Predicted 3D model of a 74-nucleotide RNA (transfer RNA) from Paractinoplanes ferrugineus. The sequence is in RNAcentral, with records from Rfam. Its mean pLDDT, the model's own confidence on a scale to 100, is 82. It matches the Rfam family "tRNA". By type it is a transfer RNA. NCBI's taxonomy places the organism under Bacteria, Bacillati, Actinomycetes, Micromonosporaceae, Paractinoplanes.
RNA sequence: CCUGGUGUAGCUCAGUCGGUGAGAGCGCCGCCCUGAUAAGGCGGAGGCCCGCGGUUCGAUUCCGCGCACCAGGA
Numbered sequence: 001c002c003u004g005g006u007g008u009a010g011c012u013c014a015g016u017c018g019g020u021g022a023g024a025g026c027g028c029c030g031c032c033c034u035g036a037u038a039a040g041g042c043g044g045a046g047g048c049c050c051g052c053g054g055u056u057c058g059a060u061u062c063c064g065c066g067c068a069c070c071a072g073g074a
Stems, first nucleotide, its partner, number of pairs: 001073007010026004019057001028044005050066005
């Protein structure tokens, strides 16, 4: 320098052939249970989906550019 992939909750990830509610597990907080802890049960908080622009009535989802990381090539 070129090519491809990934970017969604604190962490690991799913998701939507563009639309009426953005999710799971772990973690965190509260309650129940226990003599107490662990385990278990119930409930809750937490993200406008990497940034900018474009297409569209409408974008987390499609397109372009940028940034970060990963892999391959030169």